[in-house]
RNAcentral holds the sequence, with entries from ENA, Greengenes and SILVA. A computed fold for a 1489-nucleotide RNA from an uncultured bacterium, annotated as small-subunit ribosomal RNA. Rfam family: Bacterial small subunit ribosomal RNA. Rfam links the family to the GO terms structural constituent of ribosome and ribosome. Model confidence (mean pLDDT): 83 of 100.
RNA sequence: AGAGUUUGAUCCUGGCUCAGGAUGAACGCUGGCGGCAUGCCUAAUACAUGCAAGUCGAACGCAAAGUAGCAAUACUUUGAGUGGCGAACGGGUGAGUAAGACGUAAGGAACCUGCCCCUAUGCCUGGGAUAACUCUGGGAAACGAGAGCUAAUACCGGAUAGGUAAGAGAGAGGCAUCUCUUUUUUAUGAAAGAUGGGGAACAUCACAGAGGGAUGGACUUACGGCGCAUUAGCUAGUUGGAGAGGUAAAGGCUCACCAAGGCGAUGAUGCGUAGCCGGCCUGAGAGGGUGAACGGCCACAUUGGGACUGAGACACGGCCCAGACUCCUACGGGAGGCAGCAGUAGGGAAUUUUCGGCAAUGGGCGGAAGCCUGACCGAGCAAUGCCGCGUGAGUGAAGAAGGCCUUCGGGUUGUAAAGCUCUGUUGUAAAGGAAGAACGGUGGAGAUAGGGAAUGAUCUUCAAGUGACGGUACUUUACGAGGAAGUCACGGCUAACUACGUGCCAGCAGCCGCGGUAAUACGUAGGUGGCGAGCGUUAUCCGGAAUUAUUGGGCGUAAAGGGUGCGCAGGCGGUAAUAGAAGCUUAAGGUGAAAGCGUGGGGCUCAACUCCAUAAAGCCUUAGGAACUGGAUUACUAGAGUGCAGGAGAGGGCGAUGGAAUUCCAUGUGUAGCGGUAAAAUGCGUAGAGAUAUGGAGGAACACCAGUGGCGAAGGCGGUCGCCUGGCCUGUAACUGACGCUGAGGCACGAAAGCGUGGGGAGCAAAUAGGAUUAGAUACCCUAGUAGUCCACGCCGUAAACGAUGGAUACUAAGUGUUGGGGAGACUCAGUGCUGCAGUUAACGCAAUAAGUAUCCCGCCUGGGGAGUAUGCACGCAAGUGUGAAACUCAAAGGAAUUGACGGGGGCCCGCACAAGCGGUGGAGUAUGUGGUUUAAUUCGACGCAACGCGAAAAACCUUACCAGGCCUUGACAUCCCUUGCAAAGGGCUAGAGAUAGUCCAGAGGUUAUCAAGGAGACAGGUGGUGCAUGGUUGUCGUCAGCUCGUGUCGUGAGAUGUUGGGUUAAGUCCCGCAACGAGCGCAACCCUUGUCUUCAGUUACCAUCAAGUAAAGUUGGGGACUCUGAAGAGACUGCCGGUGAUAAACCGGAGGAAGGUGGGGAUGACGUCAAAUCAUCAUGCCCCUUAUGGCCUGGGCUACACACGUACUACAAUGGCGCAUACAGACGGAAGCGAAGGGGUGACCUGAAGCGAAACCGAGAAAGUGCGUCACAGUUCGGAUUGAAGUCUGCAACUCGACUUCAUGAAGCCGGAAUCGCUAGUAAUCGCAGAUCAGCAUGCUGCGGUGAAUACGUUCUCGGGCCUUGUACACACCGCCCGUCAAACCAUGAGAGUUGGCAAUACCCGAAGCCGGUGGCCUAACCUUGUAAGAGGAGGGAGCCGUCGAAGGUAGGGCUGAUGAUUGGGGUUAAGUCGUAACAAGGUAACC
Repeated sequence: AGAGUUUGAUCCUGGCUCAGGAUGAACGCUGGCGGCAUGCCUAAUACAUGCAAGUCGAACGCAAAGUAGCAAUACUUUGAGUGGCGAACGGGUGAGUAAGACGUAAGGAACCUGCCCCUAUGCCUGGGAUAACUCUGGGAAACGAGAGCUAAUACCGGAUAGGUAAGAGAGAGGCAUCUCUUUUUUAUGAAAGAUGGGGAACAUCACAGAGGGAUGGACUUACGGCGCAUUAGCUAGUUGGAGAGGUAAAGGCUCACCAAGGCGAUGAUGCGUAGCCGGCCUGAGAGGGUGAACGGCCACAUUGGGACUGAGACACGGCCCAGACUCCUACGGGAGGCAGCAGUAGGGAAUUUUCGGCAAUGGGCGGAAGCCUGACCGAGCAAUGCCGCGUGAGUGAAGAAGGCCUUCGGGUUGUAAAGCUCUGUUGUAAAGGAAGAACGGUGGAGAUAGGGAAUGAUCUUCAAGUGACGGUACUUUACGAGGAAGUCACGGCUAACUACGUGCCAGCAGCCGCGGUAAUACGUAGGUGGCGAGCGUUAUCCGGAAUUAUUGGGCGUAAAGGGUGCGCAGGCGGUAAUAGAAGCUUAAGGUGAAAGCGUGGGGCUCAACUCCAUAAAGCCUUAGGAACUGGAUUACUAGAGUGCAGGAGAGGGCGAUGGAAUUCCAUGUGUAGCGGUAAAAUGCGUAGAGAUAUGGAGGAACACCAGUGGCGAAGGCGGUCGCCUGGCCUGUAACUGACGCUGAGGCACGAAAGCGUGGGGAGCAAAUAGGAUUAGAUACCCUAGUAGUCCACGCCGUAAACGAUGGAUACUAAGUGUUGGGGAGACUCAGUGCUGCAGUUAACGCAAUAAGUAUCCCGCCUGGGGAGUAUGCACGCAAGUGUGAAACUCAAAGGAAUUGACGGGGGCCCGCACAAGCGGUGGAGUAUGUGGUUUAAUUCGACGCAACGCGAAAAACCUUACCAGGCCUUGACAUCCCUUGCAAAGGGCUAGAGAUAGUCCAGAGGUUAUCAAGGAGACAGGUGGUGCAUGGUUGUCGUCAGCUCGUGUCGUGAGAUGUUGGGUUAAGUCCCGCAACGAGCGCAACCCUUGUCUUCAGUUACCAUCAAGUAAAGUUGGGGACUCUGAAGAGACUGCCGGUGAUAAACCGGAGGAAGGUGGGGAUGACGUCAAAUCAUCAUGCCCCUUAUGGCCUGGGCUACACACGUACUACAAUGGCGCAUACAGACGGAAGCGAAGGGGUGACCUGAAGCGAAACCGAGAAAGUGCGUCACAGUUCGGAUUGAAGUCUGCAACUCGACUUCAUGAAGCCGGAAUCGCUAGUAAUCGCAGAUCAGCAUGCUGCGGUGAAUACGUUCUCGGGCCUUGUACACACCGCCCGUCAAACCAUGAGAGUUGGCAAUACCCGAAGCCGGUGGCCUAACCUUGUAAGAGGAGGGAGCCGUCGAAGGUAGGGCUGAUGAUUGGGGUUAAGUCGUAACAAGGUAACC
């Protein structure tokens, strides 16, 4: 620091996801040790049991026990009690609390403070009780009553002092109330205490008031830190006043009176949530999250209320009352509060021991010893976290065995192991063994201060003694590699790969996505990678995320500019000067607790941990500075406005008025149609339409002018005239002097449609009706037609209200058009367009009218869907509008551009593509192939073109793969091993359907058996599967003209350019132009063949001349002329001429030529497409079968047959059939062959054997043609199917199932519906011949020649193709994509008669405890009065009663919020449901708001 994921690819926008760190964690697997930390996040749920706050005899009395003593008594210890101090600390928890809290900084002239410290002073004098105890009686208990005795540092009176309070007076000061100093009057206090000492003195500890300090606390102020506005108004003690009360203290804190205020858009009030902070986590930081442990503050202690005591509480282990709950009970009444430490139950994913000790630190009491202390220190449990250590080290190749993989060679695990040599951290055993301990006190010695003794205080020193942890840390010795490794991952992100199993199953998954028979993605194994006593997963937070953007984002098209203006608040604001100093800035000071973090050091062996030092944001105070911003004052004119002089305009409102047109009415003329459409029909018309003419009525809109022209803020505005009225522009520079810009709320305007009331209604026209179209057509088209459209008044308030672009100001190249001004002009001002530079943008584009460069203000956005929906509220007559979610769901949705493909888009061009022609197919019969059906089997493959006379260039057996039956099992075939052998093959016989079995004959050769048989296993074998695992081969687009590359250039990029353009061509063929220049594969040419000629060569071919010769004949001699054969050449190149074209390429015409513009034909098939075809030609991976899916044999089948299709043959006849005669080819084949002549047969054929491995012999007669004859339009002398009979041939064998022959038979068929095929010249058509295959079998196939046409105007249309361009929501690419209803399942959610909870208030009732107030009578030791006394009275106190307030409770109506609810609404999701086809192309009616 980034990465994955939208696409065929690209750039961008944008979300989702990942890699990092962290945790009081939990879960899964695993687990050796130590150190340091941490450990109920949930039920502030309920709690058994034990402990957590006591102590003091040096305050007091009593009792008991013990010791000493004869005893009195003394001492020690213990117990309860009086009294003092403590119990308000320490410890726990986070429920409540959004402010009585917390943090930071301040304040007091508005406060208190026990114990502690300092200063000085005092400690005088009296009195009466009471608990304990004893007795009596009550109660179950808790507890309590009466009588009697007693003490105090308990309680009370008096004196004194100062202080305080109040009153009066004087002085000083301040900050308004006031404060300080001082004089005086009134009120107010103590323990003669305890200990030491024989005692005094004294000392110590207490005690009292006063002044001060310290500590702790209370109060006030400012600022700071949560969400919701779908919470907008809240408030009656409320805000303030002066007075009183109350408090430690200011204060509506409380009360009576007076005033009517106070808070709030800078968010009051309400609701929800929450303890706050130092800090902690993360982050570069700014921030974001968090508030466990440690520390500070607050709040709480079963729930609610209340006070008492006290220095301090409204009190966790105190009290009273009320509620809930639990326990005891004798039913009368009592007791309790773990959110202290342990522990229990419950809840939960989840959180420990009912431990040891006061040794240390700290606290309470005490003079002290000491006691108490679940604070604390320790131990235990838990990998919960952090840190450290170990599980060994070296050597060791036969690269062991085993495992796994394998191309079978090997590779890997792997120096890993074993083996050898070591070490001893840790572990086990044993031995030693700390620091933490310092004090205080005791005993001894000494010192200090004072005039000074000790019994006092303080200090020094010596001695003994004090440890829970713990015999722990640590050290030493011995033993022995011995006891100690797992977990997750391995498709990409992301380090790490193979095999097997599975077969869209099982499963995985953080995202993308894997799995449908070769899964590096599932499961297992081997291997590898990461981390390591841990490793993964889950949850949560930050980061990455610049994905809420202050740092640091955006808004034309991706989400996003408000429909437009006016304008309050607010924000921002021109030039100059002066002083001030709020912001700003400099310096210093205070604070910023400690801990933590950072930095520098130190201590535990290191580290974690810990100790020391230092630094630091912020806030406050003080002193300076004055550029900028703000506040104040003064001035200016460039912004803004006013005036004056001109100007343009569909700007607005009202009134009047005009002509054209449509429609209607009336009348005339006139006759059969009109109208409408792609075509029709509905409709109108003989009752006279339409047409035409005249006259009239009525409403609406204003042709031409008219223009990317004008005006307006926008919506919008269009005949003409008048009236009223808003804004704008130019010129001028007289006036004002910043008066400005923007603008949340607010107010106004605001198309169309719609609504209300009343008019109006010609045309048009939702709805509606009819006619068409259609599978349907609730549409598009047509005929009608109502609201509405128009007017007046009032609502509505929305639009793709768009420039999809908020407003203002300034600046930043040019060119060109236009509107309105100014200027003599150059030019200039204000608008409105186009092109274009810089710049900008993801790109497209924008570009002085910015989307550039900047400033200011407003509005808005934060993934898609759900949804602009639900709900609440506001507005509206309604329709609806504004505001506006969530659950759930997806990993995308989207923008721009690119390359393709496609379009019922466009342009150009080509092709037997159409057209023009010729002949067919489709109808018949037959042949053949296919489908289907049938069958034991009808083997398999091929399926639009590009399967179907195709694989098959030959199914009677074989072939043969199929079926039935009979047989074989190392096999019919290959390699290896062992044993045996004299045969095996061949011929004959027997059994059998045969395979096979048995037997006989004969026996070359071989004997290291190369041969055969038998045997065991490795293996053979498979036309079994997968052509979607493959190679090879092939088809097709298409013999179409295309497909690419290098370098350069352009573009962020995919890509583009080149290859496009203008011509031209059969052609990306060539030329020209051009940011391209070149090149490759294709085209063409080179190759074969054919057409002409030349040369050479002539046998088996040929025969002109010469000769011979026959019945005839190149038959013979001969010839090399000709034909021909077969070799080498020539020839054709737009080369020549004319024209056109651009002077090019090229085209048109012509000459010459056998041939003319690639002469004809063939071979030749670019990059690629179709998962095209083939595992059955062959090869081959994997899978499958192995006495069978292999092998052998016989027979059958592939030849079936209601039917359908393809391809052919033969026909339907006279351009013909038949008969007779007769002429002319080319190419090819032949030895297991072709087979002549001759002979036989009607014929197929038989016989025969000559010749020929073939320019020699044979197949071999070509046929159409030609000549003559016959038939005369008919199911025929056409046609030949079918069938009968008899034969021939091949072959082991023609039954299923061959071909041919002869005779007989003589079917359909008289030219073929819709539709469809081939062909452009030696072609179509027609005629025959040959060959391959082959024993036999050709209407098929492949070749060959003979005869030999017609037509092409042309490119509108059909099909296919090429190039350019355009649109696209397609990219599996239109056989694409995709929308909505309905049906089904599931999910969340709204409404809903209601039902049922919760919360906070309000009103009223009741009213506990308690404080406060009142109080007749009652009770009452101290003090006072009186009295000798008893007593009486008073002061004061108490119970009781009354009153205010008051918790809980009750009643009532509302508010807010949750759960649930028959039914119902839409929404979302879900491989293969239904109906249509709305959108994307002109999407077939352009789409959309």